[in-house]
RNA sequence: GCCGAUGUGGUGGAAUUGGUAGACACGCACGGUUCAGAGCCGUGUGCUCGCAAGGGCGUGAGAGUUCAAGUCUCUCCGUCGGCA
Numbered sequence: 001g002c003c004g005a006u007g008u009g010g011u012g013g014a015a016u017u018g019g020u021a022g023a024c025a026c027g028c029a030c031g032g033u034u035c036a037g038a039g040c041c042g043u044g045u046g047c048u049c050g051c052a053a054g055g056g057c058g059u060g061a062g063a064g065u066u067c068a069a070g071u072c073u074c075u076c077c078g079u080c081g082g083c084a
Base pairs, nucleotide, nucleotide: 001083002082003081004080005079006078007077010026011025012024019067027045028044029043030042031041032040033039046057047056048055049054060076061075062074063073064072
């Protein structure tokens, strides 16, 4: 230099004929159980505005197509693999 794959919360990982983003698990917080701890059980857990109800934003970065994009198209960046 060329070719291919891949990038989603704190972590792993779902969501694909484009149609509720983050299911599920881990971790964490609080509570229960215990003399205490481990384990187990319950609730919560992206950011932001709001007293609340509720709203806005968020899938590596930027742009495009569309009523609608994590998903399709283009450019760039990172990571992994192959070829030279």
The RNA shown here (transfer RNA) has 84 nucleotides and comes from a Patescibacteria group bacterium. The organism belongs to Bacteria candidate phyla, within Bacteria. The sequence is in RNAcentral, with records from ENA. Rfam family: tRNA. It is annotated as a transfer RNA. Model confidence (mean pLDDT): 80 of 100.